[in-house]
RNA sequence: ACAAUGGAGAGUUUGAUCCUGGCUCAGAAUGAACGCUGGCGGCAGGCUUAACACAUGCAAGUCAUACGACGUAUUUAUUUUUUUUGGUUUCGAUCAGUAAAAAUAAAUACGGUAGUGGCGGACGGGUGAGUAACACGUAAGAACUUACCUCUAGGAGGGGGAUAACAUCUGGGAAACUGGUGCUAAUACCCCAUAUGCUGAGAAGUGAAAAGGUAAUAACCGCCUAGAGAGAGGCUUGCGUCUGAUUAGCUAGUUGGUGAGGGUAAAGGCCUCCCAAGGCUACGAUCAGUAGCUGGUCUGAGAGGAUGAUCAGCCACACUGGGACUGAGACACGGCCCAGACUCCUACGGGAGGCAGCAGUGAGGAAUUUUCCGCAAUGGACGAAAGUCUGACGGAGCCAUGCCGCGUGAAGGAUGAAGGCCCAUGGGUCGUAAACUUCUUUUCUUAGAGAAGAACAAAAUGACGGUAUCUAAGGAAUAAGCACCGGCUAAUCAUGUGCCAGCAGCCGCGGUAAUACAUGAGGUGCAAGCGUUAUUCGGAAUGAUUGGGCGUAAAGCGUCUGUAGGUGGCUUCACAAAGUCCACUGUCAAAUACCAGGGCUUAACCUUGGACAGGCAGUGGAAACUUGGAAGCUUGAGGACGGUGGGGGCAGAGGGAAUUUUCGGUGAAGCGGUGAAAUGCAUAGAUAUCGAAGAGAACACCAAUGGCGAAGGCACUCUGCUGGGCCGUAACUGACACUGAGAGACGACAGCUAGAGGAGCAACAAGGAUUAGAUACCCUUUUAGUUCUAGCCGUAAACGAUGGAUACUAAGUGCUGUCAACAAACAGUGCUGUAGCUAACGCGUUAAGUAUCCCGCCUGGGGAGUAUGCUCGCAAGAGUGAAACUCAAAGGAAUUGACGGGGGCCCGCACAAGCCGUGGAUUAUGUGGUUUAAUAUGAUGCAACGCGUAGAACCUCACCAGGAUUUGACAUGUCAGAAACUUCCAGAGAUGGAAGGUGCCUUUUUCUUUUGAAAAAGGAAUCUGAACACAGGUGGUGCAUGGCUGUCGUCAGCUCGUGAUGUGAAUUAUUGGGUUCAGUCCCGCAACGAGCGCAACCCUCGUCCUUAGUUACUACAUUUGUAGGUCUCUAGGGAGACUGCCGGUGCAAGCCGGAGGAAGGUGAGGAUGACGUCAAGUCAGCAUGCCCCUUAUAUUCUGGGCUACACACGUAAUACAAUGGUCGGGACAAUGAGAUGCGACCCCGCGAGGGCCAGCUAACCUCACAAACCCGGCCUCAGUUCGGAUCGUAGGCUGAAACUCGCCUACGUGAAGUCGGAAUGGCUAGUAAUCGCCGGUCAGCUAUACGGCGGUGAAUACGUUCCCGGGCCUUGUACACACUGCCCGUCAAAGGUCGGAAGGAGAUAGGGUCGGAAGUGGUUUCGCUUAACGAUGAAAAUCGAGGGCAGCUACAAAUUCUCUGUUUCCAACUAAUCUUAAGUCGUAACAAGGUAGCCCUACUGGAAGGUGGGGCUGGAGGACUCCUUC
Repeated sequence: ACAAUGGAGAGUUUGAUCCUGGCUCAGAAUGAACGCUGGCGGCAGGCUUAACACAUGCAAGUCAUACGACGUAUUUAUUUUUUUUGGUUUCGAUCAGUAAAAAUAAAUACGGUAGUGGCGGACGGGUGAGUAACACGUAAGAACUUACCUCUAGGAGGGGGAUAACAUCUGGGAAACUGGUGCUAAUACCCCAUAUGCUGAGAAGUGAAAAGGUAAUAACCGCCUAGAGAGAGGCUUGCGUCUGAUUAGCUAGUUGGUGAGGGUAAAGGCCUCCCAAGGCUACGAUCAGUAGCUGGUCUGAGAGGAUGAUCAGCCACACUGGGACUGAGACACGGCCCAGACUCCUACGGGAGGCAGCAGUGAGGAAUUUUCCGCAAUGGACGAAAGUCUGACGGAGCCAUGCCGCGUGAAGGAUGAAGGCCCAUGGGUCGUAAACUUCUUUUCUUAGAGAAGAACAAAAUGACGGUAUCUAAGGAAUAAGCACCGGCUAAUCAUGUGCCAGCAGCCGCGGUAAUACAUGAGGUGCAAGCGUUAUUCGGAAUGAUUGGGCGUAAAGCGUCUGUAGGUGGCUUCACAAAGUCCACUGUCAAAUACCAGGGCUUAACCUUGGACAGGCAGUGGAAACUUGGAAGCUUGAGGACGGUGGGGGCAGAGGGAAUUUUCGGUGAAGCGGUGAAAUGCAUAGAUAUCGAAGAGAACACCAAUGGCGAAGGCACUCUGCUGGGCCGUAACUGACACUGAGAGACGACAGCUAGAGGAGCAACAAGGAUUAGAUACCCUUUUAGUUCUAGCCGUAAACGAUGGAUACUAAGUGCUGUCAACAAACAGUGCUGUAGCUAACGCGUUAAGUAUCCCGCCUGGGGAGUAUGCUCGCAAGAGUGAAACUCAAAGGAAUUGACGGGGGCCCGCACAAGCCGUGGAUUAUGUGGUUUAAUAUGAUGCAACGCGUAGAACCUCACCAGGAUUUGACAUGUCAGAAACUUCCAGAGAUGGAAGGUGCCUUUUUCUUUUGAAAAAGGAAUCUGAACACAGGUGGUGCAUGGCUGUCGUCAGCUCGUGAUGUGAAUUAUUGGGUUCAGUCCCGCAACGAGCGCAACCCUCGUCCUUAGUUACUACAUUUGUAGGUCUCUAGGGAGACUGCCGGUGCAAGCCGGAGGAAGGUGAGGAUGACGUCAAGUCAGCAUGCCCCUUAUAUUCUGGGCUACACACGUAAUACAAUGGUCGGGACAAUGAGAUGCGACCCCGCGAGGGCCAGCUAACCUCACAAACCCGGCCUCAGUUCGGAUCGUAGGCUGAAACUCGCCUACGUGAAGUCGGAAUGGCUAGUAAUCGCCGGUCAGCUAUACGGCGGUGAAUACGUUCCCGGGCCUUGUACACACUGCCCGUCAAAGGUCGGAAGGAGAUAGGGUCGGAAGUGGUUUCGCUUAACGAUGAAAAUCGAGGGCAGCUACAAAUUCUCUGUUUCCAACUAAUCUUAAGUCGUAACAAGGUAGCCCUACUGGAAGGUGGGGCUGGAGGACUCCUUC
């Protein structure tokens, strides 16, 4: 010195995952607004809406050195009058002077209203309506103008006539204003002369000027002509400059003209006549919508996107529309004319006005300021100048509108004060924060000093402003809020509320423990601001050039041919130079932005200098590549020749099988059809069978993942015509190629038109079934149609859901074609698979890999392939194709589960095979329902219902009625007192009242002879009373909980670590082959191990041994015993069973059979219940959080109720009888219980029971006779000698009490019931069935219940098709609250949006027409008029030239009428769609969704839908084939 400074993500679809994809957030910004709050200063900014309407004031004037008049003052001159002095005097007067007044004229100074004249009012200031355009930006250009300014050259001679002002008519008029007459000036106006000018090649022709003023010494300011310059302006062109094709054709001065004319400062159809018929457009004309453009501004890493306030450049506009005049310049914001709308004045005749200038007002709006000061500065107009004017400008005021800066104090200060909040009650926090002590003074108040900005040589001159700034004094004094605290996102607790009130940017929060609402405390963030709203960019790679995609997520046109366009093989040229690259030049205003400096105390702000990149234009060069030109090549492409296979296409001919019809024969009563039937056909002879004839349609086997074709599609055989492909050869052409917007052709089925044909099949239709219904599935019949000819339609899941072309990138294998054959190769067609790709699935030389070219298409879901418009079609309809509104998702692939009227394997009293039942009867009991003052409460499919309750007369008790108590029936603490207690009275009782009564222990003291008594102090238990803390609650929440329990299920499962696989959720292990009761074991295996479960260990029973033994057993005696240790038994210890042995089989595990054994393959039974599921059950067993009650939801008492009773259900008992009942006799158990107890024997009673009284604290005694059974008798099939309900009478027992409401006994009574509909339960061996016994609870009992015990003691199991439940594997899924899932459509209700629509009301554009103002141009108009010049005339005057006015005419604004287009609003009625916890009808889809679904099409039906035809797999299951591995 140069270069570089630059990129973050998150939430939300799911049970979880990856992806696609939208929605939302964090950032920055603003001319902002709103809410709460507000100390100061600096610098900026301030109607984005109504280009809506405007009161009032100001915003453009100036020049007297252009001019006349005027006013004031002064001077001079003249005249007149009066006064007075002097002289003269004919006394009439006259001359000279003085004073005053008036008039006239001239001059000077000052003034400035009005007027003539000059310059300026075209700048400055405002606004953004219009404008999609040479308007703007940028770069060029030629046919122009230019006042003032600068320079150059030259000039200014001689004349003239008017007119304002003014005066007057005491004109007209309300006013605005204006008329007649009479004067006057100029730098106003006119004429003549002169000329460097203009035209022309030249000759020559033509023809226009001038003004003075001040000053008077020099000079200064002006005037005229011509040329040049500067700056300014007009014009032309290239390029750039929004959206829409649901705007595709537009154009008649339109496009051109060597023609003629006009017009302009200037080229030009700018205008006119004539001629020609052109011009623009898919690279988007025309039309419609929107919009001022730019420098810049905001954002962004950038590329981009959005925007066009302030400042600056350009344009356009000035109440709306039109028009010209003047002028250097305008078609003129504060000028004119006309028309229109509006406002104002009016005497009704007529006039005036234009804030989108500065202030200001009203209106509109969410919203935007003072009717301020000054020309001191800068700039502008005029002027010679002084100066005047200047709402430009300089300043001040208002507003936190923004950016920037400062402050609201600093240091110390623990007893961690008070107070608030929280709390586990210990404390914590606000918090050194405060108080308090010391200090400072930015800011503030007061006072003093006090600028720069001033420049024009001196002097004078400051609005801001006594401002900035400086100094002094005073005193912490004057100064903090806002939002947030569930996640994103920094920051949490308490209280209140209870799906209410409310919050919310997205997800979402709130239904009684809300970190999400509201309040408080605390915290976090920013801070004189903070939040919200709106808008823009970003994030968003979410329109993708940088930088996306299209098999299944949105997305490849149904297929091909081909136009424009895009892209394109190899070689050469000292070719060209359009693209490309290099160097240089010009330009892209300033400001802004960037870099380096400077100035305000800093910053914002202001200011100086510098510069990159890029755009456009130009100049010069380079030549690799693209391109253009020229010349070649053969590989791409094509053509030729030789072969070759084929359901390729069109036409014609022929063929047989089957079906059906008709005719004839035989034949006999059914046929047909279905899950089962019926409709239907048939004795008028069907079906069946034989023969003959006819018709139409389709072509079995071969047949295949086989062949051909662009796709749709194509199949009997033969013939003719015809298209394309492949292989081989290498003699031909020589890039001729690829793709392809528009366009064209073809295009299944269905459908349409016309004609033919019609066998079978078959939408619609009819009937029969099925069904709750059945507009269906099934059956019978059947019409369009299906077939052919000629046309139309133009769509399909038209699919490989995969556009075409070219090149490259491993292999293996099957099939087809070419080649005589093998091999190889080429062309096709399939499968597996490497690299690679993919979200995954998968693709993989036939790519979804790696690249290039071209086309088509996508951008959240729904609304919707809908509406509307247009095109096509006979119609059906096709093509193109939105929006409002609504949701936060919709979706793809894969994972784990769950589910399936999916599949495979397996198990279970699951079915089957059997036995006994339930469901019918009566009773018992529980529940529902009903009733009631109350019928307390919980449990509700299995897994509630003889359940909690192992026992409701009181109690229990929670319910009801009534009577009572309130520190309480119960606990702890404080104080006071008292022992306890006994008796009586009232009361339903609780309770109340009365009387009597005052203890125990220890110590001390006193008294007493002692026992002992008294007093005082302390202590323990209990009781009473008082006040307060508190007690109490079977009150709520089992969806706040603990604990416990049920259930799946005694099912075989459930997991972990490490490793491995997968982006991941997850997987593997745990699957597979066997085996088992078993995830039991074995083998194999990317797994290796382990844990909880299984099994075993435990208990009981069964066998044996051993030890021991009384109350047991045995024996003997006999009845208070003795003896024994064999057996039974009891209870301790052992043994025994392990597939151990044998055979078979098997790799093994194991299985089958056998032996032995008491027992055999888990010997039988029990206890034991994995991870988890059901918010399963229980707050009423207990415990417990929170809430609730506290003279009551607590406590207590009496009585009642839980036992009601039309009815329904569950569970049981007893029966219906002879396998029985009854009477008599006889036999055999086990488990258990017993002191408030079991209670023998004996006596009484028919009996229940009573009395008396042994034994037993239990292998001893008692309960306690077991019953079924056996023997014998009677009954003999009946409502009975069955059955026992119900009722009556009389008794017994328990208990204060037996009415509601107990049990038992005796006698009498003697219902229903004769084996039970649909349906349904239990059980596989000592089981079912049947028989009795015991226990708990318990005063008693409702026990027929429940839990145990033993006695007698069966039948059956072929087997796993089916029902139910379960396990494993696999498959499908739109389910995940998990099939009691999800979900579709009509109808009904409410609300939102929108389409159609008779009609109505506007807006706007265009065409035609009427009309014709102002104005400009024209005018051969017998119109009116005319100072300057000309002519005539003595003059008056007349005529002419040239004008003016008026008229006419052309163009022409508003206006009238009419047509057309576009567009907006309203609308009876009507269609559609969306949304809305619990409406109706069905159940279409998701599983084989119960008829597989879907696409196109047609018909049809309340609705989803159904059916026909063709198509697809995005169908389960099965079979076959192929491939891979072996």
Background: This is a predicted structure of a 1526-nucleotide RNA (small-subunit ribosomal RNA) from Schizomeris leibleinii. Its mean pLDDT, the model's own confidence on a scale to 100, is 82. The RNAcentral record of the sequence draws on ENA and SILVA. Taxonomically the source falls in Schizomeris (Eukaryota, core chlorophytes, Chlorophyceae, Chaetophorales).